[in-house]
A computed fold for a 74-nucleotide RNA from a Planctomycetota bacterium, annotated as transfer RNA. The prediction has a mean pLDDT of 80. It was read from a public genome assembly. Its Rfam family is "tRNA". Rfam describes the family as follows. Transfer RNA (tRNA) molecules are approximately 80 nucleotides in length. The source organism's lineage runs through Bacteria, Pseudomonadati and Planctomycetota.

RNA sequence: AAGCUGGUGGUGUAACGGUAGCACCGCAGGUUUUGGUCCUGCUAGUCAAGGUUCGAAUCCUUGCCGGCUUGCCA
Numbered sequence: 001a002a003g004c005u006g007g008u009g010g011u012g013u014a015a016c017g018g019u020a021g022c023a024c025c026g027c028a029g030g031u032u033u034u035g036g037u038c039c040u041g042c043u044a045g046u047c048a049a050g051g052u053u054c055g056a057a058u059c060c061u062u063g064c065c066g067g068c069u070u071g072c073c074a
Base pairs, nucleotide, nucleotide: 001070002069003068004067005066006065007064010024011023012022013021018054026042027041028040029039030038047063048062049061050060051059
């Protein structure tokens, strides 16, 4: 440099173009003599800017960041 691929709460991981969910973490409560375990509830997210569409995490373009492969110079 070229090609491919990925980016979703603090972490991991889902979501035929149609209300962004699950688990863990955290917080609150219940249970317990206390703590742990267990149970209930709550918090918080689609990399950025455009485009298409009635409607975009999803499709298109550009950019940013990460990974993989190939190559060039030294």